Transfer RNA from an archaeon, 74 nucleotides, folded computationally.
Its Rfam family is "tRNA". By type it is a transfer RNA.
[in-house]
RNA sequence: GCCGGGGUAGCAUAGCUUGGCUAAUGCGCUGGACUCAUGAUCCAGGAGCGUGGGUUCAAAUCCCGCCCCCGGCA
Numbered sequence: 001g002c003c004g005g006g007g008u009a010g011c012a013u014a015g016c017u018u019g020g021c022u023a024a025u026g027c028g029c030u031g032g033a034c035u036c037a038u039g040a041u042c043c044a045g046g047a048g049c050g051u052g053g054g055u056u057c058a059a060a061u062c063c064c065g066c067c068c069c070c071g072g073c074a
Base pairs, nucleotide, nucleotide: 001073002072003071004070005069006068007067010027011026012025013024020057029045030044031043032042033041050066051065052064053063054062
């Protein structure tokens, strides 16, 4: 340099084809219930689409540039 895969919450992973639906699940975190207390269990809550543009009434999702990670070729 070329090809392929990936970047979504503190962590891990869906969702991306088919644009709009509360952006889902597990662990973790915060508050509460329960308990003598801790744990477990139950209830509630905060927190996210790598970055910059474009298209569109509307973008995590479509298009383009760039950055970063993984693998392969050279």